[in-house]
Context: one part of a larger RNA
């Protein structure tokens, strides 16, 4: 001066409580772990690993294994020698790859040939290349995480022998070292706040591809067509909320609570934004990079297998167990996104996945599009018209190839489950729950993942004594 304490004060968070829903049992996804394996590459490990890296493992990827090859090499730069490049076919081999074989001579320079030259191929020689080997405890960059926590320090000046205090401590406030007062401090930075982006209200230009009030036309309908800018939308400028008024309280230019007006009130909601530092956190496998290794192999090519194995063990998940339900039928209403190697209308064909076939759209224009949760009958409490694993045939599509190992459809089959022990988990408002929708990766797909939209749309907070984290002050101390 720190750190800690089952010392103390003061205060904060879905920390606890009050509530709603789950997870811990069933099955299936997906990840680890273990174990198996010739290989099941490799990183990540309590919170801060475990639907993490991976926003897409069939082959590629691919790093990993068995076999089959190459050795200046798959790539970069230097030398020499040949040759343009570049093509067609063929046979052997899984292929890599070897051997045969068609055609073709361009371009630049120089008065023209010879000859050089620029790009490329090929062959030799070595300098070198090449490692996804190690080392994150030798680093960069990034990055988790205390934690969006309010703290972290400096400069000059005072105190103190010094370490080192003061400031920043106190009295009150705030979400906040926010301010306000007071005060040997008086200032100042990094952080809070604000400025940025979105959303909520109006008001103003502009008015297609987008709207349609009022006019005219027209249909079997439709904003359809004339036309219009009012309205919605759409994208540009603006205005608006700053405690500005009013009452009350306290301590005075500061604060709290309430009231009015207002679309919106006391940070209006949400996002970006993460201080000084802590964990010798994570990352040599993103890239980059010091050292230390390999160099006919620990580089490199190929096909084939594996990452997908399966007695178990965990985490995160979908779907359920039913009647606020579950079939069948009918029909309203979204917003965000995307589209040319692409998105696909009408329409014919198939039970269907999905074919044919192509109008339209580089797209406020066309296209994906069906939004569902809702409405009506049907079922009646049951392993069921719940549930939908597994199995067995038949298919569709992607694509060189679905055997190991794709998704998806249609017949058949119809398991476990009847609400879950001990424990634990999110959430406080347009949230939680519930319901659909779309994107990126991508050929396809193992997505029930991330990421966003939008639609129904709650409960409950007395209150801080206890549990987890944290912040000030203050004591103790055998720790540093």
């Nucleotide at each position: 001066u720190g750190a800690c304490g089952g010392g103390g004060g003061c205060c904060c968070g879905c920390a606890c409580a009050a509530g709603c829903g789950g997870u811990g049992g069933a099955g299936c996804a997906u990840g680890u772990g273990g174990u198996u394996u010739a290989a099941u590459u490799c990183a990540a490990a309590a919170c801060u690993a475990c639907g993490c890296g991976a926003a897409g493992a069939a082959c590629c990827u691919u790093a990993c294994c068995a076999g089959g090859u190459c050795u200046u090499g798959a790539c970069a730069u230097c030398c020499a020698g040949a040759g343009a490049a570049c093509u067609u076919a063929c046979u052997a081999g899984a292929g890599a790859u070897a051997g045969u074989u068609u055609g073709g001579u361009g371009c630049c320079u120089u008065c023209u040939u010879c000859g050089g030259g620029a790009a490329c191929u090929c062959u030799g020689a070595g300098a070198c290349a090449g490692g996804u080997g190690c080392u994150g405890c030798a680093u960069g960059u990034c990055u988790g995480u205390c934690g969006u926590c309010a703290g972290c320090u400096c400069g000059u000046g005072u105190c103190g022998u010094g370490a080192g205090a003061u400031g920043u401590u106190g009295g009150g406030u705030u979400a906040a070292g926010u301010c306000c007062c007071g005060u040997a401090a008086c200032g100042a930075g990094c952080g809070c706040a604000a400025c940025c982006c979105u959303u909520g209200u109006u008001c103003u230009u502009a008015g297609u591809u987008g709207c349609c009030a009022g006019c005219g036309g027209g249909u079997a309908a439709u904003g359809c067509c004339g036309g219009g800018g009012a309205c919605u939308c759409u994208a540009g400028g603006a205005a608006g909320a700053c405690a500005a008024u009013c009452c009350a309280c306290c301590a005075u230019u500061g604060g709290u609570g309430g009231a009015g007006g207002g679309a919106a009130g006391g940070g209006g909601g949400g996002g970006a934004u993460g201080a000084c530092g802590u964990c010798a956190a994570g990352u040599c496998a993103g890239u980059a990079u010091g050292g230390c290794c390999c160099u006919u192999a620990c580089g490199g090519c190929c096909a084939g297998g594996g990452c997908u194995g399966c007695a178990c063990a965990c985490g995160u998940g979908c779907u359920a167990c039913a009647a606020u339900g579950c079939c069948u039928a009918g029909u309203a209403c979204a917003a965000a996104a995307g589209g040319a190697c692409g998105c696909a209308a009408u329409a014919c064909c198939g039970c269907g996945a999905g074919g044919u076939g192509g109008a339209g759209c580089a797209a406020a224009u066309c296209c994906c599009c069906a939004a569902a949760a809702c409405u009506a009958g049907g079922c009646c409490c049951a392993g069921u018209u719940c549930g939908g694993a597994u199995u067995g045939g038949a298919g569709u599509c992607u694509g060189c190839a679905a055997c190991u190992c794709g998704a998806c459809u249609c017949c058949a089959u119809g398991a476990a489950g009847u609400c879950g022990g001990a424990a634990u988990c999110g959430c406080u408002a347009g949230u939680a729950a519930u319901g659909g929708c779309g994107u990126a990766u991508c050929a396809g797909c193992a997505a029930u993942g991330a990421c966003g939209c939008c639609g129904u749309g709650a409960a409950u907070a007395c209150g801080u004594u206890c549990c987890c984290g944290g912040g000030c002050c203050u004591u103790g101390c055998a720790c540093a």